A computed fold for a 66-nucleotide RNA from a mouse gut metagenome, annotated as transfer RNA. The sequence is in RNAcentral, with records from MGnify. It matches the Rfam family "tRNA". It is annotated as a transfer RNA.

[in-house]
RNA sequence: UUGUAGCUCAGUUGGAUAGAGCGCAUGGCUACGAACCAUGAGGUCGGGGGUUCGAAUCCCUCCAGG
Numbered sequence: 001u002u003g004u005a006g007c008u009c010a011g012u013u014g015g016a017u018a019g020a021g022c023g024c025a026u027g028g029c030u031a032c033g034a035a036c037c038a039u040g041a042g043g044u045c046g047g048g049g050g051u052u053c054g055a056a057u058c059c060c061u062c063c064a065g066g
Stems, first nucleotide, its partner, number of pairs: 001065003006022004015053001024040005046062005
């Protein structure tokens, strides 16, 4: 210093339902695929604890990588 979906990442000084692209699944299209279009699934936000009405975001500690 980094750790958020299978992968790459975003998330502005704490605010109300956690997102994007790629990938995946289903359907459409096609002679079949690819591409394209539509829909959908998928997350204990590294683990634990604390502060707060409210934590991915602040504090402590531990773990892993650089």